This is a predicted structure of a 71-nucleotide RNA (transfer RNA) from Candidatus Carsonella ruddii CE isolate Thao2000. The gene name in the source record is tRNA-Ala-TGC-1-1. Model confidence (mean pLDDT): 83 of 100. Lineage of the source: Bacteria > Pseudomonadati > Oceanospirillales > Halomonadaceae > Candidatus Carsonella ruddii. Rfam family: tRNA. Gene Ontology term of the family: triplet codon-amino acid adaptor activity. Rfam classes the family as a transfer RNA. The sequence is in RNAcentral, with records from ENA and GtRNAdb.
RNA sequence: GGGAUUAUAAUUUAAUGGUAAAAUAUUUAUUUUGCAAGUAAAAAUUAAGAGUUCAAUUCUCUUUAAUUCCA
Repeated sequence: GGGAUUAUAAUUUAAUGGUAAAAUAUUUAUUUUGCAAGUAAAAAUUAAGAGUUCAAUUCUCUUUAAUUCCA
């Protein structure tokens, strides 16, 4: 320098065009003499920017980052 793959919550993973989910973690309440565990609830997300579409995590393009192949 050229090609390929990936990017979703703090972490690990779902969602094959119809409006984003679970587990762990965090916070609050309850329980205990206290801690842990348990129970209930809450908050927190589609890498960035454009395009197609009635509708985009999903399709297209560019950029960024990571991994990998060739040279």